[in-house]
Molecule: FMN riboswitch aptamer (RFN element)
RNA sequence: AAUCUGUUUCGGGGCGAGGUGCAAUUCCUCACCGGCGGUAUAGUCCGCGAACAGCCGUUAAACAAAACGGCUGCCGAAUCGGUGAAAUUCCGAUACCGACGGUAUAGUCCGGAUGAAAGAACAGAAC
Numbered sequence: 001a002a003u004c005u006g007u008u009u010c011g012g013g014g015c016g017a018g019g020u021g022c023a024a025u026u027c028c029u030c031a032c033c034g035g036c037g038g039u040a041u042a043g044u045c046c047g048c049g050a051a052c053a054g055c056c057g058u059u060a061a062a063c064a065a066a067a068c069g070g071c072u073g074c075c076g077a078a079u080c081g082g083u084g085a086a087a088u089u090c091c092g093a094u095a096c097c098g099a100c101g102g103u104a105u106a107g108u109c110c111g112g113a114u115g116a117a118a119g120a121a122c123a124g125a126a127c
Stems, first nucleotide, its partner, number of pairs: 003125005009120002016030004031108002033098002035048004043096002052073008078094005100111003
């Protein structure tokens, strides 16, 4: 280093100003934000996670509903120039994207969520 086990450990950011309006942090103009692993340092590459949908199983007993677990599906968006051995990752320029429910139409407010999780860290085991 890899493997296995454990843990009351950690594990998502952002609306400020002006305008319209009875009403908008939701519309319009400007502003602001960027989870995890990989790779030359990545919101846009490759892959993963949450959310959402379906199916199956368990609690469990007839069914239904619910909770939990598993599987499957779904799952946004970038180009040009420069440097370099190497960068869609750096530098410069100009773009683009953002679940569900609520509410005057929301990436930024409120809610499920003091949740879950990709993973990270630490401890231990055996070699």